RNAcentral holds the full RNA, with entries from SILVA. A computed fold for a 350-nucleotide part of an RNA from a metagenome, annotated as small-subunit ribosomal RNA, central domain.

[in-house]
Context: one part of a larger RNA
RNA sequence: CUGGGCGUAAAGGGCGCGUAGGCGGCCAGGCAAGUCGGCUUGUGAAAGCCCGGGGCUCAACCCCGGAGGUGCGGCCGGGACUGCUUGGCUGGAGGCCGGAAGAGGAGGGUGGAAUACCCAGUGUAGAGGUGAAAUUCGUAGAUAUUGGGUGGAACACCGGUGGCGAAAGCGGCUCUCUGGUCCGGUUCUGACGCUGAGGCGCGAAAGCGUGGGGAGCAAACAGGAUUAGAUACCCUGGUAGUCCACGCCCUAAACGAUGCGGGCUAGACGUCGGGGGGGCAUGCCCCGCGGUGUCGCAGCAAACGCGUUAAGCCCGCCGCCUGGGGAGUACGGCCGCAAGGUUAAAACUC
Numbered sequence: 001c002u003g004g005g006c007g008u009a010a011a012g013g014g015c016g017c018g019u020a021g022g023c024g025g026c027c028a029g030g031c032a033a034g035u036c037g038g039c040u041u042g043u044g045a046a047a048g049c050c051c052g053g054g055g056c057u058c059a060a061c062c063c064c065g066g067a068g069g070u071g072c073g074g075c076c077g078g079g080a081c082u083g084c085u086u087g088g089c090u091g092g093a094g095g096c097c098g099g100a101a102g103a104g105g106a107g108g109g110u111g112g113a114a115u116a117c118c119c120a121g122u123g124u125a126g127a128g129g130u131g132a133a134a135u136u137c138g139u140a141g142a143u144a145u146u147g148g149g150u151g152g153a154a155c156a157c158c159g160g161u162g163g164c165g166a167a168a169g170c171g172g173c174u175c176u177c178u179g180g181u182c183c184g185g186u187u188c189u190g191a192c193g194c195u196g197a198g199g200c201g202c203g204a205a206a207g208c209g210u211g212g213g214g215a216g217c218a219a220a221c222a223g224g225a226u227u228a229g230a231u232a233c234c235c236u237g238g239u240a241g242u243c244c245a246c247g248c249c250c251u252a253a254a255c256g257a258u259g260c261g262g263g264c265u266a267g268a269c270g271u272c273g274g275g276g277g278g279g280c281a282u283g284c285c286c287c288g289c290g291g292u293g294u295c296g297c298a299g300c301a302a303a304c305g306c307g308u309u310a311a312g313c314c315c316g317c318c319g320c321c322u323g324g325g326g327a328g329u330a331c332g333g334c335c336g337c338a339a340g341g342u343u344a345a346a347a348c349u350c
Base pairs, nucleotide, nucleotide: 003322004321005320006319007304008303012318014202015201016200017199021195022194023193025089026088027087028086029085030084031083033082034081035078036077037076038075041073042072043071050066051065052064053063054062055061092192093189094188095187096185097184098183099182100181104178105177106176107175108174109173110172111155116150117149118148119147120146121145122144126137127136163170164169207248208247209246210245211244212243216242217241221237222236223235224234259317260316261315262314263313264312267295268294269293270292271291272290273289275287276286277285279284299306300305323350324349325348332343333342334341335340
């Protein structure tokens, strides 16, 4: 070098943009680098291997001659495929025009319910909490109830196996700015494409820095219970934090535990968004496209299960795996304010 694999056994990078590279649609012409054929040609040292002959009494060993030599260079030729080049095409890709849905993103404004607190009224002895209690609150007037006010956070119903986004994720209403997608037209460009080592960007929660904010909740902490004990589960409190701005951190059961793109391979039934057609009337039916689900043929699979949203049959490119522990650790590098992250062994042992 030649393998086999990656839903759950070890193994898909958290996600995207994209550099190098790899790979790349249809038709025709040219070139001949890859590729194929040929022999005329050069080279492929000697020794060795193989064949023939010879010398030591044989052999090993040695000597002579011959053959062979994958290969490499040159020459001549072939032109299917790859490549290069020229011209053309429209099916891939993109643009344009007309429509459409959506918690997609950023910023501003604004609404109601609820909790808490403050002020005032009514009112009186309890309230709260639990398995039962107690800590706790309350005659300095609580709980309950009515009116007024302040403040922060989250948006009941609609709400859905629903929608949007590359992922993380996104949910009151409204305004401004803004990304992507789908359907229809067949109007334009003419392969402009796919993937993507490095790189760059995004990236829940927790955590960190500076400054704000702080209603509720709540690590730590305190107390009350429970218990043999109770550094817990339950209860009463309660600080970071949770919220905002800016800057870091960069991890996850970052999951569909399933990389991205493309082609092909029975169907049935829901649902969301466009479009077309029909009976005909305002709700159904049919056709096709794009999502999202359930079941299922073939096939696949160790089984579970997957099954046009593949884990089926293929192609391209990337990432990753190679017995368990040691260990996602040590050391070194890079990154970080730190916490730590990333890259990543070995001895030893079973």